[in-house]
A computed fold for a 352-nucleotide RNA from Polaromonas sp., annotated as Bacterial RNase P class A. Rfam family: Bacterial RNase P class A. The family's RNA type in Rfam is ribozyme. Rfam describes the family as follows. Ribonuclease P (RNase P) is a ubiquitous endoribonuclease, found in archaea, bacteria and eukarya as well as chloroplasts and mitochondria. Its mean pLDDT, the model's own confidence on a scale to 100, is 76.
RNA sequence: GAAGCACGCCAGACCGUCGCUGGUGCCGUAUGGGAAACCUGGCACUGGAGGAACGUCCGGACUGCACAGGACAGCGUAGGAGGUAAUACCUCUCCACCGUGAGGUGAGGAUCAGAGCAACAGAGACGAGUCGGCGGGUUGGGGCAACUCAGCAAGCCGGGUGAAACGGGCAAUCUCUACGCGCAGCAAUACCAAGUAGGCCAGCGUUGAUGUGGUUCCGCAGAGCUGGCGGGUAGGUAGCAUUGAGCCGGUGGGGCGACCCCCGGCCCAGAUUAAUGACGGUCACACCGCGACAACUUGCUUCGGCAAGUUGGCAAGGCGCACAAAAUCCGGCUUAUCGGCGAGCUUCACAC
Numbered sequence: 001g002a003a004g005c006a007c008g009c010c011a012g013a014c015c016g017u018c019g020c021u022g023g024u025g026c027c028g029u030a031u032g033g034g035a036a037a038c039c040u041g042g043c044a045c046u047g048g049a050g051g052a053a054c055g056u057c058c059g060g061a062c063u064g065c066a067c068a069g070g071a072c073a074g075c076g077u078a079g080g081a082g083g084u085a086a087u088a089c090c091u092c093u094c095c096a097c098c099g100u101g102a103g104g105u106g107a108g109g110a111u112c113a114g115a116g117c118a119a120c121a122g123a124g125a126c127g128a129g130u131c132g133g134c135g136g137g138u139u140g141g142g143g144c145a146a147c148u149c150a151g152c153a154a155g156c157c158g159g160g161u162g163a164a165a166c167g168g169g170c171a172a173u174c175u176c177u178a179c180g181c182g183c184a185g186c187a188a189u190a191c192c193a194a195g196u197a198g199g200c201c202a203g204c205g206u207u208g209a210u211g212u213g214g215u216u217c218c219g220c221a222g223a224g225c226u227g228g229c230g231g232g233u234a235g236g237u238a239g240c241a242u243u244g245a246g247c248c249g250g251u252g253g254g255g256c257g258a259c260c261c262c263c264g265g266c267c268c269a270g271a272u273u274a275a276u277g278a279c280g281g282u283c284a285c286a287c288c289g290c291g292a293c294a295a296c297u298u299g300c301u302u303c304g305g306c307a308a309g310u311u312g313g314c315a316a317g318g319c320g321c322a323c324a325a326a327a328u329c330c331g332g333c334u335u336a337u338c339g340g341c342g343a344g345c346u347u348c349a350c351a352c
Base pairs, nucleotide, nucleotide: 001348002347003346004345005344007342008341009340010339012283013282014281015280016279017278018277020048021047022046023045024044025043026042027041032039033038050323055333057332058331059330060329061328062185063184064183065182074181075180076179077178078177079093080092081091082090083089094108095106096105097104098103109176110175114174115173116170117169131158132157133156134155137152138151139150140149141148142147189238190237191236192235199229200228201227202226203225204224210221211220212219213218214217246266247265248264249263250262252261253260254259285320287318288317291314293312294311295310296309297308298307299306300305
């Protein structure tokens, strides 16, 4: 210098103006909305998206229901040891494979419990046995006999097919073993609570309640009417975001490490049409670049320079800044991502 491997961090900064939204304090407890529950105002101070908030794939917290204990079924996990609230996550390590290497990947328990499966080729493919040859022996027929014919067949040998031919493979086929899991999910759940319909109770009512038309009375319809209670829905509040598996710092301690302990400091978004924005200015960064400058090469030269090309930094100005946005919370994993910064390691080439 080139090509890589693996890790960590950032995701423009500042100022001004105008807005949106949460909290706290003060003022006002007034106005408005609503049947109620409840919500709503002004001013000041202050907080206000992410490394993935995405996906909703795992694991937990939390909540309700169920629950004497255990097992079966079902689902999941799988070398060993450890970390953790827990995990399918993470760490260390063994083995296998890939890579020259730094490193990467691994559904890596069991096939003497049982079942199932194996393209093509091949006689035969998971049931066992057999395509060809030899063939001790044995059975039957023929022959006086030597012998011969046919069948069965222990055993031996052989070529070929194929990944694999009584010997193995596959558990990412069922299965077995060990371990884990009760079921559902914030639309969980708890509380407050209309209208309508239905339910229950009480009173009144065909001896005319009640409704209605004109109106001090007369008609018409007429079997319900009134009050209370309780459940549920719409709606509202809590859950829900200041105390946590929390964040930051430490030349602190333990451990190879994941991680744990100790000390100090901090309080850090939160709605339900759903806030976290818009505009302007300055600076920074990436790209393009009017232009001038410098160096080198080539050509021409009246030796003063000129022209063309390459390279280097400077630079008016222009343009751009990804993927994507919380919704009960947390720990992981996966996927997307313009670019930039930092430190580490490997291989190759060259120079000393």

The gene name in the source record is rnpB. The model forms 92% of the base pairs in the Rfam consensus.